[in-house]
Context: one part of a larger RNA
Molecule: large-subunit ribosomal RNA, domain I
Organism: marine eukaryotic metagenome
RNA sequence: GGCGUAUGGGGGAUGCCUCGGCGCCAGGAGGCGAUGAAGGGCGUGGCAGUCUGCGAUAAGCCCGGGGGAGCUGACAAGCAAGCCGUGAUCCCGGGAUCCCCGAAUCAGCCACGAGCUGAAUCCAUAGGCUUGUGGCGGCGAACCCGGCGAACUGAAACAUCUCAGUAGCCGGAGGAAAAGAAAGAAAACUCGAUUCCCUCAGUAGCGGCGAGCGAAAGGGGAACAGCCCAAACCGCGGGGCUUGGCCCUGCGGGGUUGUAGGGCCCUCCAUAUGGGAGUUACAAAGCGGGGGUUAGCAGAAGUGUCUGGAAAGGCACACCACAGAGGGUGACAGUCCCGUACGCGAAAGCCUGCCGUCUCCCGGAGGGUACCUGAGUAGGUCGGGGCACGUGGAACCCCGACCGAAGCUACGGGGACCAUCCCGUAAGGCUAAAUACUCCCUGGCGACCGAUAGUGAACCAGUAGGGUGACCGAAAGGUGGAAAGAACCCCGGAAGGGGAGGCAUUGAACCUGAAACCAUACGCCU
Numbered sequence: 001g002g003c004g005u006a007u008g009g010g011g012g013a014u015g016c017c018u019c020g021g022c023g024c025c026a027g028g029a030g031g032c033g034a035u036g037a038a039g040g041g042c043g044u045g046g047c048a049g050u051c052u053g054c055g056a057u058a059a060g061c062c063c064g065g066g067g068g069a070g071c072u073g074a075c076a077a078g079c080a081a082g083c084c085g086u087g088a089u090c091c092c093g094g095g096a097u098c099c100c101c102g103a104a105u106c107a108g109c110c111a112c113g114a115g116c117u118g119a120a121u122c123c124a125u126a127g128g129c130u131u132g133u134g135g136c137g138g139c140g141a142a143c144c145c146g147g148c149g150a151a152c153u154g155a156a157a158c159a160u161c162u163c164a165g166u167a168g169c170c171g172g173a174g175g176a177a178a179a180g181a182a183a184g185a186a187a188a189c190u191c192g193a194u195u196c197c198c199u200c201a202g203u204a205g206c207g208g209c210g211a212g213c214g215a216a217a218g219g220g221g222a223a224c225a226g227c228c229c230a231a232a233c234c235g236c237g238g239g240g241c242u243u244g245g246c247c248c249u250g251c252g253g254g255g256u257u258g259u260a261g262g263g264c265c266c267u268c269c270a271u272a273u274g275g276g277a278g279u280u281a282c283a284a285a286g287c288g289g290g291g292g293u294u295a296g297c298a299g300a301a302g303u304g305u306c307u308g309g310a311a312a313g314g315c316a317c318a319c320c321a322c323a324g325a326g327g328g329u330g331a332c333a334g335u336c337c338c339g340u341a342c343g344c345g346a347a348a349g350c351c352u353g354c355c356g357u358c359u360c361c362c363g364g365a366g367g368g369u370a371c372c373u374g375a376g377u378a379g380g381u382c383g384g385g386g387c388a389c390g391u392g393g394a395a396c397c398c399c400g401a402c403c404g405a406a407g408c409u410a411c412g413g414g415g416a417c418c419a420u421c422c423c424g425u426a427a428g429g430c431u432a433a434a435u436a437c438u439c440c441c442u443g444g445c446g447a448c449c450g451a452u453a454g455u456g457a458a459c460c461a462g463u464a465g466g467g468u469g470a471c472c473g474a475a476a477g478g479u480g481g482a483a484a485g486a487a488c489c490c491c492g493g494a495a496g497g498g499g500a501g502g503c504a505u506u507g508a509a510c511c512u513g514a515a516a517c518c519a520u521a522c523g524c525c526u
Stems, first nucleotide, its partner, number of pairs: 001525009015511001016478002020449002022446007029438002031139002039101003042055003046079002049075003061095006070083003108136010143174001144172005154161001158208001184191002195222005205213002226430003229374001233253009258408001260373003263369007274362005286357004290352005296344002302317005318335002320324001326338003379403008389415001410425005465472002485510001488499004
């Protein structure tokens, strides 16, 4: 020096664990904000650094309800001073307080009312100013609608095309949004708002006919719901004027349709001790009850013995079960604790048309008349866009520019266009459900992870730290059943070590503690 064995040191793998995370299901909730939010700053405790709570009334104040013996939040023990069966702490509901910043606002914008003022233009009107009342503003994870709108990429290059109306930016709304009650789809004796799913179908088509893009009808399901205006005409009111008539306008009645419907006139029948409807549209609220929710309550049944530090384990004999889900307890507990099954509970707040109260509505036929039925609209041309459809034979829908109808014997559509036939009634509006999503609350589940995993974050993490900044962004869990956290003795200045104690090499650099590496002892070899 090497090898081996043993014992340690070192190191923190592995195993076990989990106050954390991930995913899903069901239910709830789906908003908060000028009554000042979200988010912060600074304060606030007897001693008070951080977290939590709270706000100069500051780990809290008042009221109501629950609960029932201890309490003065956590790290975190201690000291001090107190509270509490006259019911504290704690939990739930309501109220009070709530510094400063932050939309941050004695502002701004919009609507309405009032007053003052006041152009072209005489009166007036428009406009302006002041003031009052109401609203808006900002934040929020995704979902939704709209406006603007890429590129990498693919086409094995690239320009049309694709990626993609995606990403991104902006505006707006809701618990959903959007769409929606046929100027539809279709082609049969047809269907009958919209939305979503399956299919149709990678079909028909589109396409430098390349890459690629890609329907619809129909069929099967989910869910179902239909309505209101404008106009004709009638009544009441206001205003204007070349006034005895016309125009404009407000309110009420009427009316809402495509086998057309309605208005007006005539004729006939019918009509209330009856019938229908309703809180999401079609009118609109409240009250009472019921149900749910925001604290909770109750809840069966086991002992002995053995091992052990400890019994829930072994053995023996019992018991409960609408409860043998689960967790905890000194090892593995149906019967020890918390629970579980079953059942019960609200003064107050919130939700809910489920019920009552309540509220609203109620004609039809025939004949005549030709009064009404959404105009700078439909449509056309040019230029674009959307439709699966790239200009194509290109219909249909939307936009810009310029033209510009008919008006029910009418008009639009049926993929150029024309005819026949069929379908529908545009140029006003509202509309639940089936559908999308999950920042959040509650419960449950997992052939999900188990600390280099699972969220970046199990731990005081969006922290420490980095960056001018936008932004980037860690590491770090485990003594033991219980601190019983090692009295006492020895060496030492201490650190540390050796005894003792303790079930224990569980000793705080603490569960298990692998390997590298280091050392000591012994053996063998050189």